[in-house]
Molecule: c-di-GMP-I-GGC riboswitch aptamer
Organism: Pelolinea sp.
């Protein structure tokens, strides 16, 4: 320091029920526990997710409906990178 135990103290919280903001992805509170040793903090790089609003396609007389591209947005419990950190058997 690396490392992570059927260890001891605590933490945190999938999915689902509710509530509340949102076009939506998704957030927030509250119960809930699948699972986490950084499942602590940041959207920095890659993944992805959405996509009202623009911009274009088709269809259509028309209203409209499908679709495609991005501006934006979200995800840190996808996987890097930063930055902090509890606890102590092996090795």
């Nucleotide at each position: 320091c690396u490392c992570g135990a059927u260890a001891a103290a605590g933490g945190c919280a999938a999915a689902c029920c509710u509530u509340c903001c949102g076009a939506a992805a998704g957030g927030u509170a509250g119960g809930g526990g699948c699972g986490c040793a950084a499942a602590g903090c940041u959207a920095u790089g890659g993944a992805u997710c959405u996509a009202a609003a623009a911009c274009u396609g088709a269809u259509g007389a028309g209203a409209a409906u499908c679709g495609g591209u991005u501006a934006a947005g979200g995800u840190u419990g996808c996987c890097a990178a930063g930055c902090c950190g509890c606890c102590g058997a092996a090795a």